This is a predicted structure of a 479-nucleotide part of an RNA (small-subunit ribosomal RNA, 3' major domain) from an uncultured bacterium.

Context: one part of a larger RNA
RNA sequence: UGGCGGGGGUCCGCACAAGCGGUGGAGCAUGUGGUUUAAUUCGAUGAUACGCGAGGAACCUUACCUGGGCUAGAAUGCUGGGAGACCGUGGGUGAAAGCUCACUUUGUAGCAAUACACUGCCAGUAAGGUGCUGCAUGGCUGUCGUCAGCUCGUGCCGUGAGGUGUUGGGUUAAGUCCCGCAACGAGCGCAACCCCCAUCACUAGUUGCCAUCAGGUAACGCUGGGAACUCUAGUGAAACUGCCGUCGUAAGACGCGAGGAAGGAGGGGAUGAUGUCAAGUCAUCAUGGCCUUUAUGCCCAGGGCUACACACGUGCUACAAUGGGGCGUACAAAGGGCUGCAACAUAGCGAUAUGAAGCUAAUCCCAAAAAACGCCUCUCAGUUCAGAUUGGAGUCUGCAACUCGACUCCAUGAAGCUGGAAUCGCUAGUAAUCGUAUAUCAGCAAUGAUACGGUGAAUACGUUCCCGGACCUUGCACU
Numbered sequence: 001u002g003g004c005g006g007g008g009g010u011c012c013g014c015a016c017a018a019g020c021g022g023u024g025g026a027g028c029a030u031g032u033g034g035u036u037u038a039a040u041u042c043g044a045u046g047a048u049a050c051g052c053g054a055g056g057a058a059c060c061u062u063a064c065c066u067g068g069g070c071u072a073g074a075a076u077g078c079u080g081g082g083a084g085a086c087c088g089u090g091g092g093u094g095a096a097a098g099c100u101c102a103c104u105u106u107g108u109a110g111c112a113a114u115a116c117a118c119u120g121c122c123a124g125u126a127a128g129g130u131g132c133u134g135c136a137u138g139g140c141u142g143u144c145g146u147c148a149g150c151u152c153g154u155g156c157c158g159u160g161a162g163g164u165g166u167u168g169g170g171u172u173a174a175g176u177c178c179c180g181c182a183a184c185g186a187g188c189g190c191a192a193c194c195c196c197c198a199u200c201a202c203u204a205g206u207u208g209c210c211a212u213c214a215g216g217u218a219a220c221g222c223u224g225g226g227a228a229c230u231c232u233a234g235u236g237a238a239a240c241u242g243c244c245g246u247c248g249u250a251a252g253a254c255g256c257g258a259g260g261a262a263g264g265a266g267g268g269g270a271u272g273a274u275g276u277c278a279a280g281u282c283a284u285c286a287u288g289g290c291c292u293u294u295a296u297g298c299c300c301a302g303g304g305c306u307a308c309a310c311a312c313g314u315g316c317u318a319c320a321a322u323g324g325g326g327c328g329u330a331c332a333a334a335g336g337g338c339u340g341c342a343a344c345a346u347a348g349c350g351a352u353a354u355g356a357a358g359c360u361a362a363u364c365c366c367a368a369a370a371a372a373c374g375c376c377u378c379u380c381a382g383u384u385c386a387g388a389u390u391g392g393a394g395u396c397u398g399c400a401a402c403u404c405g406a407c408u409c410c411a412u413g414a415a416g417c418u419g420g421a422a423u424c425g426c427u428a429g430u431a432a433u434c435g436u437a438u439a440u441c442a443g444c445a446a447u448g449a450u451a452c453g454g455u456g457a458a459u460a461c462g463u464u465c466c467c468g469g470a471c472c473u474u475g476c477a478c479u
Base pairs, nucleotide, nucleotide: 002478003476004475005474007473008472009471010470011469012468013467015463016462019426020425021424022423023422026317027316028315029314030313031312032311033310034308035307042053043052064303065302066301067300068299069298070297077125078124079123080122081121083119084118088103089102090101091100092099093098107116108115109114128292129291131290132289133288137286138285139281140280141279142277144275149188150187151186152185153184154183155164156163157162168179169178170177194269195268196267197266199237200236201235202234203233204232205231209226210225213224214223215222240263243257244255245254246253247252319419323378324377325376326375327374328373329372335366336365337364340359341358344355345354346353347352385416390411391410392409393408394407395406396405432455433454434453435452436451437450438449
């Protein structure tokens, strides 16, 4: 100087408290450990691994296993040699890859020698490796932490390591600002500049809109027309403690003060200082070293990654009446669509099938929003709750659904009556609850992830305590 303390002081955070909803019990989904296996590929392991890499494991992917094959090799060059046009077609063997046989053809320039292009062969050079080392590395990432810190120049103090500045008194979300001070300044962070949302104005009106006028329909902005409104998408305005009052030297604090769509950082996002954990990744990629070269490389078929006495994490569905079932009536946002989205009609109980308009999309389609609301029914029961499991019959994708796909219908109808110790999330359009869309994708194991809107709470006295952090100070057998 730091670090640590079951030392002290000050302060903060869904840290506790006050509340709401969960997890832990059940069934299933998914990841992990373990076990098993020919293989169950590899990595991630307190917080900071475990619906994580994987935003799609039937084949492929695929790295693993078994078996069959290749050896300058699956890809791309270069040099030399010798051969043939290339392409294409067929046969044998085989699970395929491969191996092998035959047919067809005889390129372009040139009289020719030869040259050029293409194909495979031989020799040489260069390969390949998801093999090891993340404790040799780059790059990228997690975490402390969006915490308020981390430093430098000159000066001053100290023999020196270092100190000062950065401490103190206030204040702030903030090393934010003010005052003081042997310090005076500066940099990286904070804040602001960037994006979205909330209000208004202007500009622009098509594919969007329809107040006024006219026409028209069973109905509909449907048509003429309009540019008001909504909306779209560009430019501006607007919020600054600016005004008022109280307190204060100031910075600032307080006010169910004003005005205002918005008030004291208006709400959200992007943005992550110096560093810490030899944190993670050699399997995105790149890369040093080591290892391998008829194999640790490459091709192929089948299997495995989906196993199952068990243990844990993360979720979904429930245990019901604030509910289940039936019928009817509403109201979104944001996305996607040509190898595509498909209206509508017909067939089918249905998943779907057949035909088919429109749409390269503010035009057409996916598309039905669902909770909600109204009426009827069930009456507390393992039930008209719950839906696992199993049997049967089907649909779709795809060479192919046995291992191992999703969906539909009929039947079946398990556990489960609110969950021990313990433990998690959340402070407002939040929690809770309800649906919608997308990426990946032939299809899908999505209950995941990422977005979108609908309905919409309760509570916070307070900082004694638990956890984590910041600053000052003190002790120390650590540095």
Its mean pLDDT, the model's own confidence on a scale to 100, is 82. It matches the Rfam family "Bacterial small subunit ribosomal RNA".